[in-house]
RNA sequence: GAUUUAUAAAGAAGAGGUAAGAGACAGGCUCUAUGAUCCUCUGGCAACCAACUUUAAGUCCGCCCCUGCGGAUUGGAAAAUCGGUGCCAAUUCCUGAUUUCGACAAUGUUGUCGAAAGAAUAUAAAUA
Numbered sequence: 001g002a003u004u005u006a007u008a009a010a011g012a013a014g015a016g017g018u019a020a021g022a023g024a025c026a027g028g029c030u031c032u033a034u035g036a037u038c039c040u041c042u043g044g045c046a047a048c049c050a051a052c053u054u055u056a057a058g059u060c061c062g063c064c065c066c067u068g069c070g071g072a073u074u075g076g077a078a079a080a081u082c083g084g085u086g087c088c089a090a091u092u093c094c095u096g097a098u099u100u101c102g103a104c105a106a107u108g109u110u111g112u113c114g115a116a117a118g119a120a121u122a123u124a125a126a127u128a
Base pairs, nucleotide, nucleotide: 002127003126004125005124006123007122008121013042014041015040016039017038021031022030023029025096026095027094028093043088044087045086048084049083053078054077055076057074058073059072060071061070062069063068092120098117099116100115101114102113103112104111105110
């Protein structure tokens, strides 16, 4: 880099270094010498993976013998953190291939607007 799945209106910044562009791409808009972007450190947010604990439920097994006890497992909820990532301007900053529906305008098939799906992008996990 490719494919699949999930998420993307919430949340969370200081210092030092560097340096002129940066926000993926196009347009818009915004940030930026009052130092952005990027790098490092520290701090934080979140809870995707992993680990652990608690809780009620389902399934299975064993004991017991009529309803209990113990174990395994499944997906759900809550809390918390040692680990692997991620994130900490603006809704993914906004719109964006394409399709469907509705309204309007024109007119033989187009345009505008709105909604939904979807595309693109990012992150995580898995796969070859």
A computed fold for a 128-nucleotide RNA from Chitinophaga pinensis, annotated as SAM riboswitch aptamer (S box leader). Model confidence (mean pLDDT): 75 of 100. The model forms 97% of the base pairs in the Rfam consensus. NCBI's taxonomy places the organism under Bacteria, Bacteroidota, Chitinophagales, Chitinophagaceae, Chitinophaga.